[in-house]
Context: one part of a larger RNA
RNA sequence: GAACGAACGCUGGCGGCAGGCCUAACACAUGCAAGUCGAGCGCUACCUUCGGGUGGAGCGGCGGACGGGUUAGUAACGCGUGGGAACAUACCCUUUUCUACGGAAUAGCCUCGGGAAACUGAGAGCAAUACCGUAUAAGCCCUUCGGGGGAAAGAUUUAUCGGGAAAGGAUUGGCCCGCGUUAGAUUAGAUAGUUGGUGGGGUAAUGGCCUACCAAGUCUACGAUCUAUAGCUGGUUUUAGAGGAUGAUCAGCAACACUGGGACUGAGACGCGGCCCAGACUCCUACGGGAGGCAGCAGUGGGGAAUCUCAGACAAUGGGCGAAAGCCUGAUCUAGCCAUGCCGCGUGAGUGAUGAAGGUCUUAGGAUCGUAAAGCUCUUUCGCUAGGGAUGAUAAUGACAGUACCUAGUAAAGAAGCCCCGGCUAACUCCGUGCCAGCAGCCGCGGUAAUACGGAGGGGGCUAGCGUUGUUC
Numbered sequence: 001g002a003a004c005g006a007a008c009g010c011u012g013g014c015g016g017c018a019g020g021c022c023u024a025a026c027a028c029a030u031g032c033a034a035g036u037c038g039a040g041c042g043c044u045a046c047c048u049u050c051g052g053g054u055g056g057a058g059c060g061g062c063g064g065a066c067g068g069g070u071u072a073g074u075a076a077c078g079c080g081u082g083g084g085a086a087c088a089u090a091c092c093c094u095u096u097u098c099u100a101c102g103g104a105a106u107a108g109c110c111u112c113g114g115g116a117a118a119c120u121g122a123g124a125g126c127a128a129u130a131c132c133g134u135a136u137a138a139g140c141c142c143u144u145c146g147g148g149g150g151a152a153a154g155a156u157u158u159a160u161c162g163g164g165a166a167a168g169g170a171u172u173g174g175c176c177c178g179c180g181u182u183a184g185a186u187u188a189g190a191u192a193g194u195u196g197g198u199g200g201g202g203u204a205a206u207g208g209c210c211u212a213c214c215a216a217g218u219c220u221a222c223g224a225u226c227u228a229u230a231g232c233u234g235g236u237u238u239u240a241g242a243g244g245a246u247g248a249u250c251a252g253c254a255a256c257a258c259u260g261g262g263a264c265u266g267a268g269a270c271g272c273g274g275c276c277c278a279g280a281c282u283c284c285u286a287c288g289g290g291a292g293g294c295a296g297c298a299g300u301g302g303g304g305a306a307u308c309u310c311a312g313a314c315a316a317u318g319g320g321c322g323a324a325a326g327c328c329u330g331a332u333c334u335a336g337c338c339a340u341g342c343c344g345c346g347u348g349a350g351u352g353a354u355g356a357a358g359g360u361c362u363u364a365g366g367a368u369c370g371u372a373a374a375g376c377u378c379u380u381u382c383g384c385u386a387g388g389g390a391u392g393a394u395a396a397u398g399a400c401a402g403u404a405c406c407u408a409g410u411a412a413a414g415a416a417g418c419c420c421c422g423g424c425u426a427a428c429u430c431c432g433u434g435c436c437a438g439c440a441g442c443c444g445c446g447g448u449a450a451u452a453c454g455g456a457g458g459g460g461g462c463u464a465g466c467g468u469u470g471u472u473c
Stems, first nucleotide, its partner, number of pairs: 001473004006469005013345006019338002021303001026301003030298003035062003040059002043056005069256003078181007087173002092169008100134004110123005140149003154161002182228003189219003194216008231253004235246004258279005281292004309335001311334003317331001318329004348378004358369004382414001383410006392400001417462005422443003428457005438445002
């Protein structure tokens, strides 16, 4: 000098754009953050123009594996980059083909119970695009090549929307490998599923992934193992560059969801707002038993030098469901707070010498503040007042917002501070103090003439900021 997710002190007019718990992955009151479909199904309440409509709990489907948060763990195929073969892929697209006949249940509802509650037991009976069987099988799977196995679901406004099988595509994901990826040797040996093979199991798939047996291997001074630290990258910052430091915001990937473990469902999870078990903590309880998980958005307590509103809207973009209308969406878009940063603008312009008054200094003549002020002549950016008023939206639909912007009016009117002045380093005098009080980044100032302390006048620098502290180069 540059930079900052900064903080602190003094000060503070406006706008645009961005940013805003770096600390306790500490604990959380309250509200909201994932629903939707009646064009799958029966029941029920209400309304009815008797066509139907609206609501409710439930079965069923799709979605809750996305989106949002955080960085604890992880030194690893986790990430980056470049390859690979033994895989899966709901919804979407293309092609071919099928969609036949039956059956038994069950929730809700009703009856009878248990319980404080959470919830739950028994009986009767009814539905489906829920479940099961049979048939069929081009293609599919298995095969000893003889054969064997396996599917579907209907709805309605009659035009569509669906359902099954197979093949291909697209997208997304799983897996493997080469190379790269912090420090310590005051860590030198580490390893028994360990290394390899065979058979088997398991998986969508390869593989000690698992298992039985067999062999005794495997890694390591080119640093294994251990310990410490750490999410990685695109990037950011500094720099002429090389290099160093860093990984907030935005984007990609990974991991995590009170702590630890587990599976279920599903195309996809070993699942933040699902389930089960254990633990800690909090809450309810009739003491028998139950409920909960903000590292979602706000917000609270706590910690801290320190970091915002318990806001508006689905108008746009996108997502889920739906044939659609639409519903949901703290994603998102906006507004609020904060000089936290960057950028822009303003706090007036011209003229004005009796160089006014006043302050300060003085060699007492004067010098300086100083064209500075006053005065005169103007202007109105921003602000304020009033009127008009978009774009973002496409036929409709605008939270923002009567916002941006435009026009008129108003009056210089409402708007300047901070740090420094011994040298480094731009900028000097007087007074006070007297090694005191104090200053200080380094050198150093102060013990009676202090340009270094404190005040004043003057000056220098930057400017809605200025200075200090911290960190990096």
A computed fold for a 473-nucleotide part of an RNA from a metagenome, annotated as small-subunit ribosomal RNA, 5' domain. The RNAcentral record of the full RNA draws on SILVA. Rfam family: Bacterial small subunit ribosomal RNA. Gene Ontology terms of the family: ribosome and structural constituent of ribosome. Its mean pLDDT, the model's own confidence on a scale to 100, is 87.